Predicted 3D model of a 1488-nucleotide RNA (small-subunit ribosomal RNA) from an uncultured rumen bacterium.
It matches the Rfam family "Bacterial small subunit ribosomal RNA". Rfam links the family to the GO terms ribosome and structural constituent of ribosome.
RNAcentral holds the sequence, with entries from ENA, Greengenes and SILVA.
RNA sequence: AGAGUUUGAUCCUGGCUCAGGAUGAACGCUGGCGGCGUGCCUAACACAUGCAAGUCGAACGGACCUUUUAAUGACAGAGACUUCGGUCGACGAAGUUUUAAGGUUAGUGGCGGACGGGUGAGUAACGCGUGGAGAACCUGCCCUGUACUGGGGGAUAACAGUGAGAAAUUACUGCUAAUACCGCAUAAGCGCACGGGACCGCAUGGUCCUGCGUGAAAAACUCCGGUGGUACAGGAUGGCUCCGCGUUGGAUUAGCCAGUUGGCGGGGUAACGGCCCACCAAAGCGACGAUCCAUAGCCGGCCUGAGAGGGUGAACGGCCACAUUGGGACUGAGACACGGCCCAGACUCCUACGGGAGGCAGCAGUGGGGAAUAUUGCACAAUGGGGGGAACCCUGAUGCAGCGACGCCGCGUGAAGGAAGAAGUAUCUCGGUAUGUAAACUUCUAUCAGCAGGGAAGAAAAUGACGGUACCUGACUAAGAAGCCCCGGCUAACUACGUGCCAGCAGCCGCGGUAAUACGUAGGGGGCAAGCGUUAUCCGGAUUUACUGGGUGUAAAGGGAGCGCAGACGGCAUAGCAAGUCUGAUGUGAAAUGCAGAGGCUCAACCUCUGAACUGCAUUUGAAACUGUCAGGCUUGAGUGAAGUAGAGGCAGGCGGAAUUCCCUGUGUAGCGAUGAAAUGCGUAGAGAUAGGGAGGAACACCAGUGGCGAAGGCGGCCUGCUGGGCUUUAACUGACGCUGAGGCACGAAAGCGUGGGUAGCAAACAGGAUUAGAUACCCUGGUAGUCCACGCUGUGAACGAUGAUUACUAGGUGUGGGUGGACUGACCCCAUCCGUGCCGCAGUUAACACAAUAAGUAAUCCACCUGGGGAGUACGGCCGCAAGGUUGAAACUCAAAGGAAUUGACGGGGGCCCGCACAAGCAGUGGAGUAUGUGGUUUAAUUCGAAGCAACGCGAAGAACCUUACCAGGUCUUGACAUCGAGUGACGAUCUUAGAGAUAGGAUUUUCCUUCGGGACACGAAGACAGGUGGUGCAUGGUUGUCGUCAGCUCGUGUCGUGAGAUGUUGGGUUAAGUCCCGCAACGAGCGCAACCCUUGCUAUUAGUUGCUACGCAAGAGCACUCUAAUAGGACUGCCGUUGACAAAACGGAGGAAGGUGGGGACGACGUCAAAUCAUCAUGCCCCUUAUGACCUGGGCUACACACGUACUACAAUGGCCGUAAACAGAGGGACGCAAUACAGCGAUGUGGGGCAAACCCCUAAAAGCGGUCUCAGUUCAGAUUGCAGGCUGCAACCCGCCUGCAUGAAGUCGGAAUUGCUAGUAAUCGCGGAUCAGCAUGCCGCGGUGAAUACGUUCCCGGGCCUUGUACACACCGCCCGUCACACCAUGGGAGCCGGUAAUACCCGAAGUCAGUAGUUCAACCGCAAGGAGAGCGCUGCCGAAGGUAGGAUUGGCGACUGGGGUGAAGUCGUAACAAGGUAACCGUA
Repeated sequence: AGAGUUUGAUCCUGGCUCAGGAUGAACGCUGGCGGCGUGCCUAACACAUGCAAGUCGAACGGACCUUUUAAUGACAGAGACUUCGGUCGACGAAGUUUUAAGGUUAGUGGCGGACGGGUGAGUAACGCGUGGAGAACCUGCCCUGUACUGGGGGAUAACAGUGAGAAAUUACUGCUAAUACCGCAUAAGCGCACGGGACCGCAUGGUCCUGCGUGAAAAACUCCGGUGGUACAGGAUGGCUCCGCGUUGGAUUAGCCAGUUGGCGGGGUAACGGCCCACCAAAGCGACGAUCCAUAGCCGGCCUGAGAGGGUGAACGGCCACAUUGGGACUGAGACACGGCCCAGACUCCUACGGGAGGCAGCAGUGGGGAAUAUUGCACAAUGGGGGGAACCCUGAUGCAGCGACGCCGCGUGAAGGAAGAAGUAUCUCGGUAUGUAAACUUCUAUCAGCAGGGAAGAAAAUGACGGUACCUGACUAAGAAGCCCCGGCUAACUACGUGCCAGCAGCCGCGGUAAUACGUAGGGGGCAAGCGUUAUCCGGAUUUACUGGGUGUAAAGGGAGCGCAGACGGCAUAGCAAGUCUGAUGUGAAAUGCAGAGGCUCAACCUCUGAACUGCAUUUGAAACUGUCAGGCUUGAGUGAAGUAGAGGCAGGCGGAAUUCCCUGUGUAGCGAUGAAAUGCGUAGAGAUAGGGAGGAACACCAGUGGCGAAGGCGGCCUGCUGGGCUUUAACUGACGCUGAGGCACGAAAGCGUGGGUAGCAAACAGGAUUAGAUACCCUGGUAGUCCACGCUGUGAACGAUGAUUACUAGGUGUGGGUGGACUGACCCCAUCCGUGCCGCAGUUAACACAAUAAGUAAUCCACCUGGGGAGUACGGCCGCAAGGUUGAAACUCAAAGGAAUUGACGGGGGCCCGCACAAGCAGUGGAGUAUGUGGUUUAAUUCGAAGCAACGCGAAGAACCUUACCAGGUCUUGACAUCGAGUGACGAUCUUAGAGAUAGGAUUUUCCUUCGGGACACGAAGACAGGUGGUGCAUGGUUGUCGUCAGCUCGUGUCGUGAGAUGUUGGGUUAAGUCCCGCAACGAGCGCAACCCUUGCUAUUAGUUGCUACGCAAGAGCACUCUAAUAGGACUGCCGUUGACAAAACGGAGGAAGGUGGGGACGACGUCAAAUCAUCAUGCCCCUUAUGACCUGGGCUACACACGUACUACAAUGGCCGUAAACAGAGGGACGCAAUACAGCGAUGUGGGGCAAACCCCUAAAAGCGGUCUCAGUUCAGAUUGCAGGCUGCAACCCGCCUGCAUGAAGUCGGAAUUGCUAGUAAUCGCGGAUCAGCAUGCCGCGGUGAAUACGUUCCCGGGCCUUGUACACACCGCCCGUCACACCAUGGGAGCCGGUAAUACCCGAAGUCAGUAGUUCAACCGCAAGGAGAGCGCUGCCGAAGGUAGGAUUGGCGACUGGGGUGAAGUCGUAACAAGGUAACCGUA
C1' cells in the first nucleotide's frame, strides 16, 4: 500500500466482498510448564447456610468469677483445765457481710453503623465533563489561638416482683447510677433588635469601630503525666447551591406550559429560589428545535485510524443513581440511611390462626435463565478502615491461595554427525521421483517436569496467611511433552483415487452433468504454533456522508418558475472600540493510562521513578492588519430623473377577409366518398359537381426567419384604450439602499373537476365496416364528453439547455435582432461600442460524449438536491383537494449487480455503393403419369449402422442371391478365427470314407523342410500372460472431408492518435474479376489470400518418325512434305494507334494477329465459422464385455408396404413413330482367370469355334442423331408398365432375390396446381460411345466426342455476398433480447370486523405511614409558684398534602386475527408480443 466482482473487450460511476488490528468472548479439534492479569455481557430473577460493623469497664450502676482486707462464723478442735457433768481454747474453716485489686459483660451512655464493599434498574438531567461564583451556605473527628469548666435538681434502663402471649414481644409496680436529662450563675467573645462613624465592593451589599437593650455554655475521669467538656475565631478536610459552554436518534413529535412566568408579602431551609402559601399581573419556552417518543449511567480512558474521525465505557480511578417495588420521616456534623425505623404492594417462611418474621445489585454458595463466566478456601503477617489512653477487638476492605489456554509474555518438546539416499507409503512414461538427514545408528546436553538437600526478602523490637513458596545445589533418564487450519483466483502452498449438477463446498467470484489442483480420502506441500480455526461485534481498508476529503448536462442528484421575511454573504477611504483573531504571563487540565529516558523482577509481559505531553477552559498584559461594531464621509455596485427606441409582453373593447359545415334557391344526372384493396356511409325523396344568397362557431394562410417579447408556463389577422418590463444615450439626484433566499406569498401547458353559456371543425368513450389465428388496436364511416367563453378549483409534465441564481476574469473567427458614436457631401459600405440570439474554434475542463465569454474553464457567495438495484415515489401517518389525486415519504424482504460513455462485431420489415444465372430476358425442365433408386414412416425375429435445411435423401455403397454382413433364428468353440512370449512333443497337411444343414466329429491310406549342427520354420495338446470387440463417447481426440466461397478478404512490425478497449494503415476519389492498380492521405512497409508460376486446349516453329501418314497407279519397299504422335521453343504484354480520364490507373474504339484485354477449362480453397460430418476407412484416450458385446456355421434379413418426400429414366408424340437406305462422319478408353475377328447355328438372347493381340499394330467397335418412304392427330402404327408362355447367360445355387431374348398382353399418360431447378457459347438442349466396381447385375456415377441454339433492356424487386454509414436494451450475437396477466409453491409485508396486553398522563373517588398546622378532650418528674395554678410538653382528635388502590374517557405502542391487497423469489407451465432496429403504428412524460 491494495485486491476480486457488471463487459466480447474498455474507461468511468457504483455497490458487494476480502487481506489488518481488537475482544470480559463463545463453539469445534487439540493441549507440556511458568509468570502477570482477568472471569454472569443474559433474569435490578428468586435465594437455603455461614460470614461481611463493631468497639469503649479510662462515662455509669449492676451481675458473675478470681485474688484480697476486715468483721462474723456453721463446722472443726491441737492443747490446757476439770467438779469428769464439762469449761477455756491456738492453728484452721464452708458461708454471710465488708475493703481493695484483677477479669468477663447483658443494660444505660459515647463514638462508629452516611466510610469501606456491590450494582447500573432509573436518569437526556447542572446527571456528568470543563471552567467559574457563593457579598446566599454547612462542616463530627483533626490543627492553631482566645476564654472557661461554678453550683444544684429530678428521673430512668439494667435489676426485683406480678401479669399477657405459641412466639415475636410487652404491660404494671418498686429500687438505682452516669461524660444520660433539666434549671441557675458567669460571658472574653458570639447571636438578635435599634442607632452612630470610617473604609471598601460589579449589584443586592460587605468589613471594622462604637452606643443601648436583650439572649445562650460546660462533665467529668485520672496511674497526677494528662485525657476530656463548653463558647468564640481561624485553618484544613468533606459537603451543599448557582452559572457559562459541551453532552444520542426521531419533525411520519410543531406548538408546549397553570405554580405555569414575574411581582409584593409571608412560611420554610445550613443557604438562594414558586421550594411552599395568599394576593396581583399575563406572562414564559420554541425552527439556534420547545413539547413528546425511543434509547442510554457520565468521564479519565480503551479499541481502531497517517490524521481528522468512528466505535466503546469490562477490569483500574473520579462523579452520580439505586439497595424486593412505591411512599415517608426520625436520629445525627452528615442519611431521607444496602446488612436502621414506619406504612402500603407483591413474594417467601413460622404459627397454637389470635398474630409474627424476612430482603446476597457485600464474600462464598444454590436454583433458574443462557452460547457462556470460578472456591460455601487461608489470614489479618502486610496496606488501609472503625472503636479504644493502650493492650487489643472487629474488618469476605485487603493480602494470598484454588479453578478456567479467557488474554498477554517467556520456555520446552532436544543438539551435532549420519546416504546403502534402508524399509514403508504415494506417484510413475516402470527408467525413476518424492517423503528425506528425515529415521535407524554414533556422540553429546539437561531448560521444563520428576527425586533429594539447603532455603529467603516481604518486618524499622516482636509478629509471615502466602510457604518449605521463589531461588540455589546435587544425582538421574532422550526419557514424560504437537497440534490445528489451508493448498482454483484474491492468497503462501499439487498430485492420485473415489464421486458424476449426486453427495457436497462456498468470504466474493464461483466449483460438481465420467479425465474435478474447488466435493470426499490419501501422499506431498504451505501457514501459525500450546495453540489453531469458526462464529459474533467494532474500527480500518471505505475519499462509500468527503472538516481534512466527494458530487449533481448524459451515471443517483438543479426546486417548474418568480417575489420576498428571517438567516448567510457583501464596494472605496478615514477615525475609534476590541467581540472574533494574534501575542506574553498566570491558574487549572486529579492519579493511573499513552509517549520519551532510566531502573527492578535471569529476559519479557508486569512493576517503579523522572520528564515532556494532556492539542482544553478561565483570568490577565498588549497589538489593531483582517472580520465585526460605532461615527461621519465617497461614488464605481444599486436605484431615481431626463432624452430616445424595438417588440406575437399582458388585459379589455371593437372590426375584417379566406376556408370548413349547415340552410334556401337555380343548373344538372348517377354516382359520390373511402382505402393497400374494400365495406360500412351518402345519393333517383336528386347526392357529389357548379352558381347565387344566408347562418354560425372556431382559427388567423402568405409575411415567418435556430427572428422578436416574456421569470417560467407561454405569446402570431387588424384597430383603439389601459398597463408591465427591457435596451441605448446622458450623468442631474440618492449614497451600499446590494446578492442569495429555508419557511411564506402569488404565477404555473395539456388533461381533469364545479356552475352557467356556446358548439362550425376536430375528437377520448361508444357504434358500425375492414384487417387478423384473434384485433376490445393500427385503417375507414359516424360520433358524445371535451376542445371555445365567464367565474372558481386542481398544481402536475421528457414543466428540458435533462445545465439554480448573482458577480468578476480568461485567444479568436463568422452570422443575425435592437440601439449609439466615428468617418463620408450623402446613400451603400466601413470602423468602434452596449444589450440580445446562433454557429465554428484555442487554452482549460471532462469517464468519454462533449462544453468552450450564453462554460460543463478560473474564482467567490447563497439556496436546492444525491449516496447500489429492486421493493417504491409504494404503505402508514400528517397537510392540501369537491373528486381524481397531489405533497411529505419509510421498512421488512431480495439481488451482486443496476448504470453512463465510448469500442469491436453481429443484426435491422435503416440508408448508400457494388457483385453473383440473384432477379429480369430466354431455352429446357422438376412438381401431374409409369418405372428405377434413396429416405421417412409403418411392419418385422431381423428389416444392421451412419448421413438430417442450404451443406442428409442414385449419399458412405466404384455394384446385398451365398460371401460381403456389421442384423435375426438355430447349432457350435472358449488362450480362442488373428499377434507375441517360455517349456514339451513331432507332425501338420493331403486323398478316400461315415454321421450331420454345416461348422464339426470319427475312421482308413500317405507322411516333413532348411541348417553354420548351436538351432530355426511349421504344426499339435495343456497351463498362463494376453488376444478379440463394426460395443459407447466425433461433446475427450488425430487425420480426412463438407460449407460460407475462388467470396476478396484476414493480419502483422514500426510509427502516430486515443486514459483505454481500439483506431490509423485496410478509410476517401477513381478503377478492376480481384485489398487489381493509380492518386490522395500520419502513415511507412510486410505476410497469408487475389493474380502469376503447374496441367490441358487453341496457332506456329524446330527436333524425332513406328504400329501413324502417303505427293509414289496397287502391294512390297521407300520417304517424312502433310495428318498425327511427343518433346523443346515461340506467341498476348493494354505492347501499338486514337478518344475519354486528373499529364494517373484504367476504360472505349481500332490495327495487326490463330488467339485481345485473367483466350477457354482444370488443379490450386487465406484468417476463420458451423462443439458441421466421420470412433463403421484408419489411428487413438477413457469407459464397458471376456464360456461373450469375442469366434465359426446353416438358413433368413438388409429387397417387407395403407402411405409421404427427394433424385433420375421413359413418355404423352408428326422437330415424331415405323420401315428402308448403308461402306456417311468421332473421340476417349479397356483387354491375358482377358478382349475376341472371319466363319457356322439360332427370329433372337446366345452357342460352336478360335485368326490376331500384353496393344498408335489385334479385338471390344456397330457410333447415334443423318437421308428417303410411309403413317395423318387417334389413347393411335404414340407410349410402353403389368402379366402369361417359351428360352438364353453367369454362378455351388437365380424360390425369397439377377440380367437378357422371342411371342403374346397393352396400364397410367394427351405437356402437368401451388410452388420450384439448371444454364450466358462450342454453353443449354439433343445424340450416341467408353470406363471403374464386377462371376453375373446400372435408368446411378465418372469420362468422351457428334449436332448445336435463344436471350441479357437493366439492377426496382427476391436470395446470397462485399465495402461504407446509421440505430441497438443483441455478444450463446434476431433461431437474440424481453414485458404483463393467469396457474402452482414459498417468504416478508399493508388493510382488516374485532380480541388481548403494555406505557405515560388527565379527571374524580378512597386515603396508609408521616411532616406541618389547629385543638374545646386527656396526661405529665425537673422551671415559676406556699398552694391553687402557670409556662411547656406528650397522647388523642381535626385539617392540608399524600403512596398504593378504584372509576372514567381518550392518547400512544405492541401481539393475535377470518378474509383481502399488492410485492419478492422460484423448474423446461399457459396466453399473447408491449419495448430494444424505422422493433414492423417512432419511443417517452403528464392527464382522462